[in-house]
RNA sequence: GGGGCUGUAGCUCAGCGGGAGAGCGCCUCUUUGGCGUAGAGGAGGCCGUGGGUUCAAUUCCCACCAGCUCCACCA
Numbered sequence: 001g002g003g004g005c006u007g008u009a010g011c012u013c014a015g016c017g018g019g020a021g022a023g024c025g026c027c028u029c030u031u032u033g034g035c036g037u038a039g040a041g042g043a044g045g046c047c048g049u050g051g052g053u054u055c056a057a058u059u060c061c062c063a064c065c066a067g068c069u070c071c072a073c074c075a
C1' cells in the first nucleotide's frame, strides 16, 4: 500500500429499509428472621464519525476513524 471482517445499553451479542431489543449486570418492590434464590416493575444506547440515496436509514452507497485478519512491499 491492497483485500476481507467487525464497530448497537456497563459487558456479551441479536436486529439488517418503517417498533432499538435479549441475556448478564444495576435500581425498586414482594417473598425471607437475614442473605441468596424466585417473582414483578424500572433506569440506561439515537446504533464509530461525516456525507449521499430514499417519503423514511442501525439497515443501502461513499469517504474517514478504530480494532482483528490475510496479502504485497522494504530490509
Base pairs, nucleotide, nucleotide: 001071002070003069004068005067006066007065010024011023012022013021018055026042027041028040029039030038048064049063050062051061052060
Molecule: transfer RNA
Organism: bacterium